RNA sequence: UACGUGCUCCGGGGUCGGUGGAAUUCCGAACCGGCGGUGACAGUCUGCGAGCCGCGGUCGACGCGCUCUCUGCGAAGAGAGCGAAUACUCUGCGGUUGACCUGGUGGAACUCCAGGACCGACGGUAACGAGGCGAGCUGGUGGCCUCCAAAGUCCGGAUGAGAGGAUGCACGCG
Numbered sequence: 001u002a003c004g005u006g007c008u009c010c011g012g013g014g015u016c017g018g019u020g021g022a023a024u025u026c027c028g029a030a031c032c033g034g035c036g037g038u039g040a041c042a043g044u045c046u047g048c049g050a051g052c053c054g055c056g057g058u059c060g061a062c063g064c065g066c067u068c069u070c071u072g073c074g075a076a077g078a079g080a081g082c083g084a085a086u087a088c089u090c091u092g093c094g095g096u097u098g099a100c101c102u103g104g105u106g107g108a109a110c111u112c113c114a115g116g117a118c119c120g121a122c123g124g125u126a127a128c129g130a131g132g133c134g135a136g137c138u139g140g141u142g143g144c145c146u147c148c149a150a151a152g153u154c155c156g157g158a159u160g161a162g163a164g165g166a167u168g169c170a171c172g173c174g
Base pairs, nucleotide, nucleotide: 001174003172004171005170006169007168008166009165010164015029016028017027018026030153031152032120033119034048035047036046037045043118044117051096052095053094054093055092056091057090064083065082066081067080068079069078070077071076100116101115102114103113104112122156123155124154129147130146131145132144133143
């Protein structure tokens, strides 16, 4: 100093204003950018990660069913054993999952510089509208419930998981 094994630690950012009874969700403006790779630094190239869906394996309650025993007049209850299946746990495979151009520099850049664009899982959360409920009172107005939209930045799963990383520790080896 390189490599191997084990361990430990680390491992995602971002808001203000306006309208309104109510919105960090609407409108306006602003802001943010995981990991490895790539002739040179990447949200938009390439591969991966979290989420979601399907199929399979694994584990497997509560409850249910059956049998036996006991208690009870009975209804039924208690205990033991067995059974099929589900939730759940862990896990494998497959699918799904967004977005960029122009000019410049250079040996080399969809990665840098200049300019103009674009994108952002799932669930939740004021609308508009639709439907329903019931008492009052008539001058009209108000109440409650249900359903349906909307967030990259809020809340939640998540004090999770994880692509991976370490100039970390130990041992081994060249």

This is a predicted structure of a 174-nucleotide RNA (FMN riboswitch aptamer (RFN element)) from Agreia sp. PsM10. It was read from a public genome assembly, where an Rfam model found it. The source organism's lineage runs through Bacteria, Bacillati, Micrococcales, Microbacteriaceae and Agreia. Rfam family: FMN riboswitch aptamer (RFN element). From the family's description: The RFN element is a highly conserved domain that is found frequently in the 5'-untranslated regions of prokaryotic mRNAs that encode for flavin mononucleotide (FMN) biosynthesis and transport proteins. This element is a metabolite-dependent riboswitch that directly binds FMN in the absence of proteins. In Bacillus subtilis, the riboswitch most likely controls gene expression by causing premature transcription termination within the 5' untranslated region of the ribDEAHT operon and precluding access to the ribosome-binding site of ypaA mRNA.The FMN riboswitch structure, reported in present an FMN-bound six-stem junction, adopts a butterfly-like scaffold, stapled together by opposingly directed but nearly identically folded peripheral domains.